[in-house]
């Protein structure tokens, strides 16, 4: 140099065109003598970045960035 995967919340992963979510973590607070467990309730996302298409784009198409993984 060519191919192909993947990027989504602090981490782990769903959604896959029509308001972005679970779960683990944090944070309150109930409970417990106190821990851990368990309830409740909360904060948290520019969906890697940029263009396009659509009424509408995390989703489709283009370029670019990182990272795997094959071939040369």
């Nucleotide at each position: 140099g060519c191919g192909g995967g993947u990027g989504u919340a602090a981490u782990u992963c769903a959604c896959c065109g029509g308001u972005a979510g679970a779960a683990u973590g944090c944070c309150a607070c109930u409970u417990u003598u106190c821990c851990a467990a368990a309830g409740u309730g909360g904060a948290c996302g520019u969906a890697a970045g940029g263009g396009g298409u659509c009424c509408g784009a995390c989703u489709c198409c283009c370029c670019u960035c990182a990272c795997c993984c094959g071939c040369u």
This is a predicted structure of a 72-nucleotide RNA (transfer RNA) from a Candidatus Daviesbacteria bacterium. It matches the Rfam family "tRNA". Its family is annotated with triplet codon-amino acid adaptor activity in the Gene Ontology. By type it is a transfer RNA. The source organism's lineage runs through Bacteria, Bacteria candidate phyla and Candidatus Daviesiibacteriota.